SAM riboswitch aptamer (S box leader) from Algoriphagus kandeliae, 103 nucleotides, folded computationally. The source organism's lineage runs through Bacteria, Pseudomonadati, Cytophagia, Cyclobacteriaceae and Algoriphagus. Its Rfam family is "SAM riboswitch aptamer (S box leader)". About the family: The SAM riboswitch is found upstream of a number of genes which code for proteins involved in methionine or cysteine biosynthesis in Gram-positive bacteria. The sequence was found by an Rfam model in a public genome assembly.
RNA sequence: GAUUUAUAAAGAAGAGGUAAGAGACUAGGCUCGAUGACCCUCUGGCAACCAUUCGAUUCAAUGAAAAGGUGCCAAUUCCUACCCUUUCAGGGAACUAUAAAUU
Numbered sequence: 001g002a003u004u005u006a007u008a009a010a011g012a013a014g015a016g017g018u019a020a021g022a023g024a025c026u027a028g029g030c031u032c033g034a035u036g037a038c039c040c041u042c043u044g045g046c047a048a049c050c051a052u053u054c055g056a057u058u059c060a061a062u063g064a065a066a067a068g069g070u071g072c073c074a075a076u077u078c079c080u081a082c083c084c085u086u087u088c089a090g091g092g093a094a095c096u097a098u099a100a101a102u103u
Stems, first nucleotide, its partner, number of pairs: 001103008013043005021032003026081004044073003049069002052065003082092004
């Protein structure tokens, strides 16, 4: 990098550095940004995918903990685009993100 599976309407801060754009691609919107965004580092936190411990042990799913491995800490994956429908909207798919396994 690829494939598969699961999840994605919840949650989560401050400081230092840097300097102009940023919000995954493309497009249309809409937001954030010199009151310093985005990004990097440190500290802190959120969460419970893997591991670990306890519980349960029912074929499976399902509970609790949070020191380990990731991850995450503006707005629903910010909204929409493709398909269907009972078409002010709802559902699904696709893409993307995260984790684990395989390669």